[in-house]
Molecule: SAM riboswitch aptamer (S box leader)
Organism: uncultured Sporosarcina sp.
RNA sequence: CUUAUCAAGAGAGACCGAGGGACAAGGCCCGAAGACGUCCGGCAACCCCAUAACUUUAUGGAAGGUGCCAAUUCCUUCAGAAUAGACGAUUCUGAAAGAUAAG
Numbered sequence: 001c002u003u004a005u006c007a008a009g010a011g012a013g014a015c016c017g018a019g020g021g022a023c024a025a026g027g028c029c030c031g032a033a034g035a036c037g038u039c040c041g042g043c044a045a046c047c048c049c050a051u052a053a054c055u056u057u058a059u060g061g062a063a064g065g066u067g068c069c070a071a072u073u074c075c076u077u078c079a080g081a082a083u084a085g086a087c088g089a090u091u092c093u094g095a096a097a098g099a100u101a102a103g
Stems, first nucleotide, its partner, number of pairs: 001103006011040001013039003019030003024077004041069003046065002048061005073097001078094006
């Protein structure tokens, strides 16, 4: 950089010890009843394996490479549309940014 996915799922465990939820801002949360992180454990099925079919799909599996395990990617920010309407609000769609996988 390209493509795909991002509404589901995942611990009454052990260690550690103060911040954490990607960045900026604004909210809202988690956290000494121990968060975050590490280990173990688990979830899922992108790569992978098997069987059908035959060029792309279906079904099943989980040994291996990743990934993930509060809240939709925690929500909003940019654009468009709809609704009722007073500033403004709510909902939907798309984009942007980000994450992960494969190349």